[in-house]
RNA sequence: GCCGUUCUAGCUCAGUUGGUAGAGCGCGUGGCUUUUAACCACGUGGUCGUGGGUUCAAGUCCCACGGAUGGCG
Numbered sequence: 001g002c003c004g005u006u007c008u009a010g011c012u013c014a015g016u017u018g019g020u021a022g023a024g025c026g027c028g029u030g031g032c033u034u035u036u037a038a039c040c041a042c043g044u045g046g047u048c049g050u051g052g053g054u055u056c057a058a059g060u061c062c063c064a065c066g067g068a069u070g071g072c073g
Stems, first nucleotide, its partner, number of pairs: 001072007010025004019056001026044006049065005
């Protein structure tokens, strides 16, 4: 330099045919317990990497750029 994959919550990851974004873990509060842990209940969570485009509507489609990773040279 060329090609592919990938980027969503603090972390690991879902997200179907484009139709108002979720789980587990974590964190907070309360319950239980002599206390802690465990367990239970409730709560807390996001400019979907950045910027544009298409569309009535974009995490999803298109373009550019950036990060990570793999292959080729």
Predicted 3D model of a 73-nucleotide RNA (transfer RNA) from Lactuca sativa. Its Rfam family is "tRNA". From the family's description: Transfer RNA (tRNA) molecules are approximately 80 nucleotides in length. Rfam classes the family as a transfer RNA. The RNAcentral record of the sequence draws on Rfam.